[in-house]
Annotation:
This is a predicted structure of a 1395-nucleotide RNA (small-subunit ribosomal RNA) from an uncultured bacterium. It matches the Rfam family "Bacterial small subunit ribosomal RNA". The prediction has a mean pLDDT of 84.
RNA sequence: AGAGUUUGAUCAUGGCUCAGGACGAACGCUGGCGGCGUGCUUAACACAUGCAAGUCGAACGAAGCGAUUUAACGGAAGCCUUCGGGCGGAAGAUAAAUUGACUUAGUGGCGGACGGGUGAGUAACGCGUGAGCAACCUGCCCAUAAGAGGGGGAUAACAGUUGGAAACGACUGCUAAUACCGCAUAAGACCACAUUACCGCAUGGUAAAGGGGUCAAAGAAAUUCGCUUAUGGAUGGGCUCGCGUCCCAUUAGGUAGUUGGUAGGGUAACGGCCUACCAAGCCAAUGAUGGGUAGCCGACCUGAGAGGGUGAUCGGCCACACUGGAACUGAGACACGGUCCAGACUCCUACGGGAGGCAGCAGUGGGGAAUAUUGGGCAAUGGGCGCAAGCCUGACCCAGCAACGCCGCGUGAGGGAAGAAGGCCUUCGGGUUGUAAACCUCUGUCCUAUGGGAAGAAAAAAAUGACUGUACCUACAAAGGAAGCACCGGCUAACUCCGUGCCAGCAGCCGCGGUAAUACGGGGGGUGCAAGCGUUGUCCGGAAUCAUUGGGCGUAAAGCGUUCGUAGGCGGCAAGGUAAGUCAGAUGUUAAAGCCCGGGGCUCAACUCCGGUUCGGCAUUUGAUACUAUCUAGCUAGAAUGCGGUAGAGGUAAAGGGAAUUCCUGGUGUAGCGGUGAAAUGCGUAGAUAUCAGGAGGAACAUCGGUGGCGAAAGCGCUUUACUGGGCCGUUAUUGACGCUGAGGAACGAAAGCCAGGGGAGCAAAUGGGAUUAGAUACCCCAGUAGUCCUGGCCGUAAACGAUGAACACUAGGUGUUGCGGGUAUCGACCCCUGCAGUGCCGUAGCUAACGCGAUAAGUGUUCCGCCUGGGGAGUACGCACGCAAGUGUGAAACUUAAAGGAAUUGACGGGGGCCCGCACAAGCAGUGGAGUAUGUGGUUUAAUUCGAAGAUACGCGAAAAACCUUACCAGGUCUUGACAUCCAACUAACGAGGUAGAGAUACGUUAGGUGCCCUUCGGGGAAAGUUGAGACAGGUGGUGCAUGGUUGUCGUCAGCUCGUGUCGUGAGAUGUUGGGUUAAGUCCCGCAACGAGCGCAACCCCUAUCGUCCGUUACUAACACAUUAUGGUGAGGACUCAGACGAGACCGCCGGGGACAACUCGGAGGAAGGUGGGGACGACGUCAAAUCAUCAUGCCCCUUACGACCUGGGCUACACACGUGCUACAAUGGGUACAACAAAGGGAAGCGAAAUCGUAAGGUGGAGCGAAACCCAUAAAAGUACUCUCAGUUCAGAUUGUGGGCUGCAACCCGCCCACAUGAAGUUGGAGUUGCUAGUAAUCGCGGAUCAGCAUGCCGCGGUGAAUACGUUCCCGGGCCUUGCACACACCGCCCGU
Repeated sequence: AGAGUUUGAUCAUGGCUCAGGACGAACGCUGGCGGCGUGCUUAACACAUGCAAGUCGAACGAAGCGAUUUAACGGAAGCCUUCGGGCGGAAGAUAAAUUGACUUAGUGGCGGACGGGUGAGUAACGCGUGAGCAACCUGCCCAUAAGAGGGGGAUAACAGUUGGAAACGACUGCUAAUACCGCAUAAGACCACAUUACCGCAUGGUAAAGGGGUCAAAGAAAUUCGCUUAUGGAUGGGCUCGCGUCCCAUUAGGUAGUUGGUAGGGUAACGGCCUACCAAGCCAAUGAUGGGUAGCCGACCUGAGAGGGUGAUCGGCCACACUGGAACUGAGACACGGUCCAGACUCCUACGGGAGGCAGCAGUGGGGAAUAUUGGGCAAUGGGCGCAAGCCUGACCCAGCAACGCCGCGUGAGGGAAGAAGGCCUUCGGGUUGUAAACCUCUGUCCUAUGGGAAGAAAAAAAUGACUGUACCUACAAAGGAAGCACCGGCUAACUCCGUGCCAGCAGCCGCGGUAAUACGGGGGGUGCAAGCGUUGUCCGGAAUCAUUGGGCGUAAAGCGUUCGUAGGCGGCAAGGUAAGUCAGAUGUUAAAGCCCGGGGCUCAACUCCGGUUCGGCAUUUGAUACUAUCUAGCUAGAAUGCGGUAGAGGUAAAGGGAAUUCCUGGUGUAGCGGUGAAAUGCGUAGAUAUCAGGAGGAACAUCGGUGGCGAAAGCGCUUUACUGGGCCGUUAUUGACGCUGAGGAACGAAAGCCAGGGGAGCAAAUGGGAUUAGAUACCCCAGUAGUCCUGGCCGUAAACGAUGAACACUAGGUGUUGCGGGUAUCGACCCCUGCAGUGCCGUAGCUAACGCGAUAAGUGUUCCGCCUGGGGAGUACGCACGCAAGUGUGAAACUUAAAGGAAUUGACGGGGGCCCGCACAAGCAGUGGAGUAUGUGGUUUAAUUCGAAGAUACGCGAAAAACCUUACCAGGUCUUGACAUCCAACUAACGAGGUAGAGAUACGUUAGGUGCCCUUCGGGGAAAGUUGAGACAGGUGGUGCAUGGUUGUCGUCAGCUCGUGUCGUGAGAUGUUGGGUUAAGUCCCGCAACGAGCGCAACCCCUAUCGUCCGUUACUAACACAUUAUGGUGAGGACUCAGACGAGACCGCCGGGGACAACUCGGAGGAAGGUGGGGACGACGUCAAAUCAUCAUGCCCCUUACGACCUGGGCUACACACGUGCUACAAUGGGUACAACAAAGGGAAGCGAAAUCGUAAGGUGGAGCGAAACCCAUAAAAGUACUCUCAGUUCAGAUUGUGGGCUGCAACCCGCCCACAUGAAGUUGGAGUUGCUAGUAAUCGCGGAUCAGCAUGCCGCGGUGAAUACGUUCCCGGGCCUUGCACACACCGCCCGU
């Protein structure tokens, strides 16, 4: 930093999509460790259980416990004993006093207003920022100055009685205080009054003195402690104000305590905060009110920035605490773990009543895609209470769970090529995985294990650690335990195989998948990131796609139909004042954290600590004064006015006019008129149309008339009059910026339409009729009503367009035209030069995507307004406003879609235009379509009727020959390394002969024959061939012609198709190749920003038409000679014909006309041939995914005891039918019979086959000659001559069928050809339609060849006879060039609309 996507391609417009970053995330797959953070975004849903706010006995009484002492009890151990007892007095217990830094229910004090949670509400002085309070409060704390005298009465606890299930009370009695209440004192404070001084910012403030009124206290103690008053401070709060703070105008008016005043009340304090009275204000287009949404900020994310989005964690403020309301206490609350009331819900209950509030920490249910432990500790930090010890503290510090995020580390390192095996791919050679592994040598982070072991802890010592035996250090073993995820068609880094076959699936956009998918799924390989990787969601970016930075509006979306004008915005020249904007300096503030910079600490980093700067915002203040603003006094260039002229369909009203249409009356006149593509409806013998005269009525104003005029636009056209608006020119007399634009608003506003009243000739929606048509609610015709016209009133829209808002200034020219003026000149009108104002065309610069615009800008600038933001939905719905209605104005969303649209380019196309060509039409000739038959195809049938070809460009086509074979099809019988090829081993030469079975393939068995070639060390080896065996493989007319090569058809023998360089264009492209002529031709000439070139055209090649030269047998025979019944039969000849080779000839060369003095063309001469002489071969770039995998070749797929191979038989030959192509006919231009001429081109050895002979004939016998200018096929036929038939289903036609023969062949049944005799069908010239042909052509006649054993009406050739017609290019078909339109580009067999 961009990229993909609209098109055949292009440029621009424009949307959609992607690559980046981020997250309190979730989901999928996967998961080693540590550090630091973070973790209910949803139900402000409901909550079991535990804990989260207590503390003080140094305020108080009381109770309890312990200790001491005393008293009266009690009597143990022990000692003594006369054994009777005595001494001794302990423990224990009772009472009282004293006492304990002992415990605590209650009174009392302080704290429960902090800390912690949440974001429901709130659009607000709530928050942020900056000010103010002369209108306020502040417990604990600090400083200062003082004080504390002396009294009083109660009450809880407690005791007793008593209610209740409980919660909780009630009554009586006793008692204390730092609890409560008077009195005294009053430095001082407060209140009201009045005075002085000073000050300020309006109310006012401060200080001093005066008299009057009101107001204090508490003790405990050894001490630090505490209490009261006052002043000040600090901290914290309260209130007020400036500015900022989301969306909707389809929310436009809101407001009665509302706005202000006076008086009072209330508050810590100001205030309609509250009350009474008075006034009628106040807010609002600079957006009030209403509705929706939302806690705000520091900051966080993104961005180059400006911005945009967010408001988790951390920090500040606010609000809330089940929902709603209220106050009490207090320094502070209208109070999360206080009170009262109401409500909902839950729980307890003895049914009478009670209890509760996790948006504290854990935790539960629920909701949800989704968010943790009912943990440890007060060791640290902080808080409450206390003199303190200390107690309390789910604040906090830690631990647990979670890859949720950020950061760090590891999963090994070095060596290691036989480049192992395996996998995958392969052109089979190899490549790749890949130094990767194995293997060798090392290391030891984490995990594991041994022994030590902190800091966090503070002040001189002691004590005190939840975390924790944690971090860290040390030492052992062992590479041992630790890699996934996404992607690989383009964007976007990364490619192959298999599977699948528009299926399954993918997809962010474009789009992949219909049998060779780099896009689906899997494998291999690769790319990217990595303990994560992807997906989804959201935000910013890219998007200059809301454009301040930084966009547009003629045609892409977008200029209001036009004007006037309010608010607002903007505004000429020069001077002075002020200093609001503006600029500069200083000061304050902008909390901390964060970002940034520089350092420090954890091994690094994340993280954290310390220090620091700038920009910017707000406020105060001091300056500056160019510009803007404002004030003052001026100017005249803008604007306006006056005066003098001037053009005009400018407007309104009235009057007048002629032409034409129609109607009425009368005359003339007779059968039609009218209308159309053609008709009909209609009018007309009751007299139309036509024509003449007179009359009526309405509407519109020909010619002049003109890209002429006027008007703001809509619009305005006969003439005259009246009234009236504006413009322009000239003048420089007046005013002195009075100007421009213009949201709302107002006015005008074509046609149609609406209302009321007139009018109504013509025209004419609707409607009727006639045509057209498949229909025709249309186009055409005949009628015809609203309406069109007038008056008054609505409507308010148009492609209301220059698709171009208004105003001003500037920026080359040329040429018309309208109006007015100036100059020169003229007798004069013109003409010429020139100024201003309008209106056109062309054009430079410039602009534009291009088209185009171009002083009448779409150029260069300024000002103001309106409008646009992908297409559709839709100018629709709803709401509102207007309207009599019709409707108009304003004007969405859901949903859907990847484009829609602009300009230009190249093609194709047009029942667009121009030019031209072709048997394209026309003019002709002969056919086809009807019949019979041959053949091909479809269809049907079948075991099979093998397959292909399908408009032209398939259909007598592949097939230049289906009885077997061919043959690919079917049935049956067989074979499995195979019918065919290569390799290996063994054996054998190969080969040949005959036998049996079988339909045959084949199987079995015999072997009389035969032993070859090369080398040799004579053992043998080798080549070739055969047999057997094993496996590699063969084989396939199986599929795909849409995977291909090659070949072919067609457009089309049409004249086209391109390239290089240059030039033009942003570009696709254009130019050249277009234009004027000409040609069969892009053939040639001329011109030209083109100049050249290539593939095509033509020519070069072959045949043919004429001639020459040479050659001369098998061809030929003029002259000479010989022979014959006759014949080039023979000698001979080289003249002719002919054959072959080489040449000549034709080039618009010559003459004349035309043309441009060209190309060329027309005519003529000569010539065998004349304007490419005739014919052939030859087919540009390309089109039809045209045909062919069955000629051949070939990728991939498929079959492998069969989809291969062999054999026998059958089929390809079927037959209600349909089509194509032929043949033969329908007859007299003919048929038959007889006689009897003239070709060319071919073929021949497994061949052609003569003569002769047999047969009616097909043919047979025969075997001369000939590998062929020699012999044979081989008589050409039509034509000609003569006779006959006489218009008939015939002496036409020959199908079909029967009988008998012939030929080929192993074999003619299915299924060949021919002959003879007999039979004798349809058919009498063919509907609609359709084909070929322009001269040696059509038509007609026969001959030959390929294939082939045989089989030709087909095909390919050959000659004989031999026409008709072409005015011409309007039309049909096809084609070429130019041009035009286009929404087509698979290109009109398109696209597309309605149902």